[in-house]
Record summary:
The part of an RNA shown here (small-subunit ribosomal RNA, 5' domain) has 527 nucleotides and comes from Entomospira culicis. The prediction has a mean pLDDT of 83. Its Rfam family is "Bacterial small subunit ribosomal RNA". The RNAcentral record of the full RNA draws on ENA and SILVA.
Context: one part of a larger RNA
Order: sequence, then C1' cells, then structure tokens
RNA sequence: AACGAAUCCUAGCGGCGCGUCUUAAGCAUGCAAGUCGAACGGCAACCGGUGCUUGCACCGGCUAGAGUGGCGAACGGGUGAGUAACGCGUGGAUGAUCUACCUAUUAGUUGGGGAUAGCCAUCAGAAAUGGUGGGUAAUACCGAAUAAGCUCUGCGACUAUGGUUGUAGAGGAAAGGCGCAAUUGUGCCGCUGAUAGAUGAGUCUGCGUACUAUUAGCUAGUUGGUAGGGUAAAGGCCUACCAAGGCGACGAUAGUUAGCCGGCCUGAGAGGGUGUACGGCCACAUUGGGACUGAGAUACGGCCCAGACUCCUACGGGAGGCAGCAGCUAAGAAUCUUCCACAAUGGACGAAAGUCUGAUGGAGCGACGCCGCGUGAAUGAAGAAGGCCGAGAGGUUGUAAAAUUCUUUUAUGGAUGAGGAAUAAGUUGAGGAGUGGAAUGCCUUAAUGAUGACGUUAAUCCAUGAAUAAGCUCCGGCUAAUUCCGUGCCAGCAGCCGCGGUAAUACGGAAGGAGCGAGCGUUGUUC
Repeated sequence: AACGAAUCCUAGCGGCGCGUCUUAAGCAUGCAAGUCGAACGGCAACCGGUGCUUGCACCGGCUAGAGUGGCGAACGGGUGAGUAACGCGUGGAUGAUCUACCUAUUAGUUGGGGAUAGCCAUCAGAAAUGGUGGGUAAUACCGAAUAAGCUCUGCGACUAUGGUUGUAGAGGAAAGGCGCAAUUGUGCCGCUGAUAGAUGAGUCUGCGUACUAUUAGCUAGUUGGUAGGGUAAAGGCCUACCAAGGCGACGAUAGUUAGCCGGCCUGAGAGGGUGUACGGCCACAUUGGGACUGAGAUACGGCCCAGACUCCUACGGGAGGCAGCAGCUAAGAAUCUUCCACAAUGGACGAAAGUCUGAUGGAGCGACGCCGCGUGAAUGAAGAAGGCCGAGAGGUUGUAAAAUUCUUUUAUGGAUGAGGAAUAAGUUGAGGAGUGGAAUGCCUUAAUGAUGACGUUAAUCCAUGAAUAAGCUCCGGCUAAUUCCGUGCCAGCAGCCGCGGUAAUACGGAAGGAGCGAGCGUUGUUC
C1' cells in the first nucleotide's frame, strides 16, 4: 500500500460497486422453458335457438383443459469437485470435417397409400401407471414419378493425400396453411434438392504453462507397418496378422497441490503474489456407468441401469435430486429478501396481436469497499463559571462557551414534476419492382399511433427551526503529542527495544495534547 475480509468501540445521509472464501454437505415450500388454433382431429363449461315429457334431447356459436405435430428445450443461469492435460494461452493446419435457424443464387413443390393418439366402451391397480376392443386427422409415417454442377462405381486430365475437371452407368426429394379473386389464376408464410456465404463447432500441431530425485527407470495396443472396421472427420480410435519398438537426468514414471487466461494487488522497475466480481475457454450437475432423440448433448430442472440417502404405501410397489432465484438446517471468525416487473435490453415460439422468461431491469438488508456531503457561519474578553496545574502571583482549557446577528446544505411537512419510450399492430399519404385482365399482397419512405416495475423517482419550489447528526486510537524511543494523582517487580503494559521493586512522561484514572474522522483501532493474508 492492498483486501470477497473478520472483530472491539462508535455511527447522520447519498451515489456507485460488492456480499457462503468453510461442507461439490443435506434440503421443507414457491417459482426458474415454453410457445404455435395461420399444421391436425376434436371440444367440457358458458351463450343462443328448436322440441317439449320441466330436465332431458338435438342444432349453432365461443373458448378452457388434454392429445397428435412443429420449433425451442444443447441458449441463458450456477459451481470449481475433477483435471499438470493440446485443459488453457498464443501462432498455425484441415487436400481429413460438420453446421438447425439466417443471407444470396438456382431448380422444383406431381400423384398415391396404410396407420395411430385424442375420443368411445371395458378391464387391472392404494397409487404411479397400464391392458383389450372399436373408430378418426394432419406440415406425423411410407411407397411411386421426375431430377442437376448431388452421392457411389468404372475409365481419363491437371494438381499439393479426399482439391479442380471430362465421360459412362447406378442411386437418391418434397407438405401444406392463410389471404385476394372466384373459371383458369395470383400473393405471403412454409416444404424439397443443389451451390456459395455467414455463424457456431470438431480434430491435428509448434512454443509456453506448479512443487518433490528423501520418486530413476517406465511401457504389450505398448511403438511402427499391412489389411479391414468405425466416425461428420486424420489416427491403435478398434480388430486380425507382422516387426520389436517407443519414452527418460533437456527429468520419463510416480506422488502432492491446482480449473486456465484477459486481468487484479504490490513494486521505480525487474520481479513477487493472486485468479473474488466483469469478460473468454474448459469441466461438472446426488455417486458411478450407458446410450436414445436431434443440425447440435453423451443433455443441471430428459431417459435407462447400479450404489448411498430421503419420502409415500393398502407391503404388491412407487417418487425424488437447489453447484438456477429466494429461503431452511448444519458447519464456521464470517457473507443478504421465501420482494416488484416484463416498462427497458436480450432470448424462445408465433404471420401478427401476444405468451413465457428468478436472464435482465429494479427495490430491500449489510459502513463490506471506494467517492461525495453534513453535523453550522460571523461577531464575541468581564479572558465568566467549573475543571486541571501551581507555594503564591498566576497559568491553562479558551473565542472555546454564554450572548448578538445570519444561513437552511441536511432534517421534517407540503407542492410541482423530467428522462429512461425507441416504436408495434393499425390508420393516412408518397414512391418503386416484377407479374397479372385485376385485386389482395411485396419493397422503400413520411406522418399519426398504446405501453413505466423502479416511483411517495431524480430535480425544483414553499414553510418551520441551529434546529436532526462525533467518535475512535495514541502521547518512553522508533513516531506527531505531557503533567498530576493512584499503585509499588504487585496490579498490569508490550509490534521491537523494553517499562513496574515509593516522586513511573511506558501500568490505572484525570486534565491537557497529537493523529484520523462516520469512522477508528486490532487480528489475518500478500507485496
């Protein structure tokens, strides 16, 4: 000097930050990932109507909930257990690769089929849940047609392994919905194949990346080759066969510790220490293992198996996973509200309106930190009283107080009141592209056009009244600041040197003084 600090005493306010460093211990409760009816069948309740046997049947409308289907759920959020490693940092390689949504270009979107959930009936079960029969839809599922510069195979050319390119054969797609017109058609949102881009990711690699030699030898898929398998993709990644290699004092192997970095702290620098918050990467999600789905996971709030633990049970069997936000228990020197809102920013879905969002924006608690403001200002000597010192004269506290005049930051009460809101749907107007007989539509642009959690906001103005607001540590030297009394090697102090045994500037009290100040000391850690 610094701190994610703790602790003693003390404490007026505001702004901006930060807040379980310990037990990757266990968790009650609520919420944290949904959305789309413009993909699909259907629809309780409710409303209206008809029939009437007056509590039923039928028809129509409108939705809730559930279901099929699509997209999302692999993002965002948390934690640092593991990891000494191509994990991270930095520079390269990919002629060895993938990439949903998005953008651009191009070619298509033809014609069929069979199911199944929901539903109805019924059965089993305490529940979780499941079985049987009937029957239904789709942008769900499956064939057929067509097809390229796509894929595979054969034969060539150029070239840097799988790059570029010529030719022959074989293979391989699709789905509709909503408008406008109503006879064709046409527009938008989709769907399919191909190419390119963008973004994201996988893999390989040079160099760098803690301590211990009181760890010196380690290694059989081990090192290499051939052939095959596997992967989006090179490769002992895996398998068979063959060879006997490979690593190591330039520290292998083993053990211990540790997420890495941008940064942060310190320091004149070189260095040393550190990795909280914010940002990038990695790893993990009760412990261990496994795959499924998917463009993408070996998936925190998905699935299966095993273990430990907790809960329910009708004892047959089931349910669960806060290292998400709050909150609880325990541990500890120690670390917060079971708050408000989607108004803004961003994300998912949707044509849109919108819905969801403990991301985020805010408020609350904590002097935990940094910064700012205040606790009044001027005048005021009889140098008041009181305290302390001194034999006394007197000195000191001290212009300090009182008193007089003034101000109102702040406080209290009241009033007014920005900015964060940009625009969206829609409406009105102007222009444009291409097609069409046209209309809706599409693109560009101008005007108008709802919405505020914070919030009793910030800020400003008025009223009242010095009113509401100062402590902590130290005074032997280092080190700024001294006297008296008490005590008597006692009680005690102390960072080091050292004080205390009868005049203690060092212990305790008082007065005075010094330092810092809403803080001040102590302890811990780093330089």